[in-house]
RNA sequence: UAUUUAUCAAGAGAGCAGUGAGGGAACUAGCCCAAUGAACUGCCGACAACCUGUUGUGUUGUGUACAGCGCAACAAGGUGCCACUUCUAGCCCACAAGGGAAAGAUAAUCA
Numbered sequence: 001u002a003u004u005u006a007u008c009a010a011g012a013g014a015g016c017a018g019u020g021a022g023g024g025a026a027c028u029a030g031c032c033c034a035a036u037g038a039a040c041u042g043c044c045g046a047c048a049a050c051c052u053g054u055u056g057u058g059u060u061g062u063g064u065a066c067a068g069c070g071c072a073a074c075a076a077g078g079u080g081c082c083a084c085u086u087c088u089a090g091c092c093c094a095c096a097a098g099g100g101a102a103a104g105a106u107a108a109u110c111a
Stems, first nucleotide, its partner, number of pairs: 001111001004108005013044001015043004022033003027090004045082001047080001050078003053074010086103001091100003
């Protein structure tokens, strides 16, 4: 980088240091954030529970102690994440409210 599957309306920084003008993925339009310091980097802290792990539990199988599947708890390990619904619209359906898709993001998976 591509494939497949799942999720994307919840949650969590007025932290310290460096730096210094942009940022909310890209384009257009809008709406916002930002010198009371954007983005980025390091440290610290938090959130979450996708994978691993540990514990408990339900169930199935049998060789009765393990295995498969499910659920719950924990948060040690691997990731992720910490303004705004993935900030909103764009394409399709709908009078509208709204729904779906596309694109994107993250995880696991596989080549």

SAM riboswitch aptamer (S box leader) from Candidatus Yanofskyibacteriota, 111 nucleotides, folded computationally. Lineage of the source: Bacteria > Bacteria candidate phyla. The coordinates come from a structure-prediction model, not an experiment, and the mean pLDDT is 84. Its Rfam family is "SAM riboswitch aptamer (S box leader)". Its family is annotated with regulation of gene expression in the Gene Ontology.